[in-house]
Context: one part of a larger RNA
RNA sequence: UGACGGGGGCCCGCACAAGCGGUGGAGCAUGUGGUUUAAUUCGACGCAACGCGCAGAACCUUACCAGGGUUUGACAUCCUGCGACCGCUCCUUAAUGGGAGUUUUCCCGCAAGGGACGCAGAGACAGGUGCUGCAUGGCUGUCGUCAGCUCGUGUCGUGAGAUGUUGGGUUAAGUCCCGCAACGAGCGCAACCCUCGCCUUUAGUUGCCAUCAUUCAGUUGGGCACUCUAGAGAGACUGCCGGUGAUAAACUGGAGGAAGGGGGAGACGACGUCAAGUCAGUAUGGCCCUUAUGCCUGGGGCUACACACGUGCUACAAUGGUCGUUACAAAGGGGUGCAAACUCGCAAGAGCCAGCAAAUCCCAAAAAGACGGCCUCAGUUCAGAUCGGGGGCUGCAACUCGCCCCCGUGAAGUCGGAAUCGCUAGUAACGGUAGAUCAGCAUCGCUACCGUGAAUACGUUCCCGGGUCUUGUACA
Numbered sequence: 001u002g003a004c005g006g007g008g009g010c011c012c013g014c015a016c017a018a019g020c021g022g023u024g025g026a027g028c029a030u031g032u033g034g035u036u037u038a039a040u041u042c043g044a045c046g047c048a049a050c051g052c053g054c055a056g057a058a059c060c061u062u063a064c065c066a067g068g069g070u071u072u073g074a075c076a077u078c079c080u081g082c083g084a085c086c087g088c089u090c091c092u093u094a095a096u097g098g099g100a101g102u103u104u105u106c107c108c109g110c111a112a113g114g115g116a117c118g119c120a121g122a123g124a125c126a127g128g129u130g131c132u133g134c135a136u137g138g139c140u141g142u143c144g145u146c147a148g149c150u151c152g153u154g155u156c157g158u159g160a161g162a163u164g165u166u167g168g169g170u171u172a173a174g175u176c177c178c179g180c181a182a183c184g185a186g187c188g189c190a191a192c193c194c195u196c197g198c199c200u201u202u203a204g205u206u207g208c209c210a211u212c213a214u215u216c217a218g219u220u221g222g223g224c225a226c227u228c229u230a231g232a233g234a235g236a237c238u239g240c241c242g243g244u245g246a247u248a249a250a251c252u253g254g255a256g257g258a259a260g261g262g263g264g265a266g267a268c269g270a271c272g273u274c275a276a277g278u279c280a281g282u283a284u285g286g287c288c289c290u291u292a293u294g295c296c297u298g299g300g301g302c303u304a305c306a307c308a309c310g311u312g313c314u315a316c317a318a319u320g321g322u323c324g325u326u327a328c329a330a331a332g333g334g335g336u337g338c339a340a341a342c343u344c345g346c347a348a349g350a351g352c353c354a355g356c357a358a359a360u361c362c363c364a365a366a367a368a369g370a371c372g373g374c375c376u377c378a379g380u381u382c383a384g385a386u387c388g389g390g391g392g393c394u395g396c397a398a399c400u401c402g403c404c405c406c407c408g409u410g411a412a413g414u415c416g417g418a419a420u421c422g423c424u425a426g427u428a429a430c431g432g433u434a435g436a437u438c439a440g441c442a443u444c445g446c447u448a449c450c451g452u453g454a455a456u457a458c459g460u461u462c463c464c465g466g467g468u469c470u471u472g473u474a475c476a
Base pairs, nucleotide, nucleotide: 001476002475003473004472005471007470008469009468010467011466012465013464015460016459019423020422021421022420023419026314027313028312029311030310031309032308033307034305035304042053043052064300065299067297068296069295070294073125077124078123079121080120081119082118083117087102088101089100090099091098092097106115107114108113127289128288130287131286132285136283138278139277140276141274143272148187149186150185151184152183153182154163155162156161167178168177169176193266195264196263199233200232201231202230203229204228207224208223209222212221213220237260240254241253242252243251244250316416320375321374322373323372324371325370326369332363333362334361337356338355342351343350344349382413387408388407389406390405391404392403393402429452430451431450432449433448434447435446
């Protein structure tokens, strides 16, 4: 100087407390361990691995396994020889591949020759998701959006080092003020950026409709007031007033205001820590394989199942279930695409196509909600697992191993031990919508969107994590 303490002081954080809803019990989904297997490819392991890489394993993917093949190779550059390439037919094979036949005669150039492509050959080489993340780059997680981490000059100390950065206040903040052998500065904090909330203005189609006419309908004429869209501005600064305070910084109450003291939310992550993670995203040193640890291919596996754990979904019901009628969103996507209306089907879906590269058309029904009927506390008109049968869709192909619909079947489950998680406001909880991936396949898995919309916080003694000052130490 640090680190540590079941030392002390001060201060923070859904850290506890106060509340609301869960997990842990059930069924199923999903990931992991274990076991099994020819293989169940590999990685990730306290927080910070376990709905993680996987934003989509039937084949492919695919790296794994047992087969069948191949050796200058699926891919790149160079050399030699022959031939345009492509295409078509036949035999063989599970496929890849192998064999036979046939057709055509490319471009530049006078020619020699050259070029692209194919076949054959030789070797230089290719290739490797083989190993090492403890050889690395890059990227990422984490402490932590915590308020810290340092430097120059000066001063003090023999020196390591100290000072500044400590102290008194204050703040979300090393934020600011005051003081001080320090005076300044840098990386962080904040601000500058995006978005939401009020207003003004510009613009008025595909959007809107107050007035006039018209219609089943903003449908049409008309209009651009309003809504909205998307560009430019304005607005908030403790600016104003009272009080507290060192007259400071600031705090507290108030006015005005759409918004008030950081207005809400995002992006943004200092010096560093964990030899943290990744050689399987890519790059890359070294090592290893080279008729194989490379490459191709049909099939299987990654989907196994006595069991254990994590994360979820659905429930156990009446604030509910079911049937009918009836409202109100936002944000997205659409050309190998989204598909209306109509017809058929109980339905999944099928047929047929109008419209739309979309503020125009479509996906599209929002759902919880509201109104009315039934159910009356029961393993039930709760719950829907499992199984039987019949169908639909995608795709070369749904047996292993997809999704959906209908009929039947109707399991466990009556609120969950010890323990444990999230959340402080448009939040939790509840409800639906969309997108990426994608032929098909989503239980809110992920990323977005809107609707309904709470309770509680006395307080900081205790648990956990962190900051700062100080103290002890046989630790570095």
Small-subunit ribosomal RNA, 3' major domain from an uncultured bacterium, 476 nucleotides, folded computationally. Model confidence (mean pLDDT): 82 of 100. The RNAcentral record of the full RNA draws on ENA and Greengenes. It matches the Rfam family "Bacterial small subunit ribosomal RNA".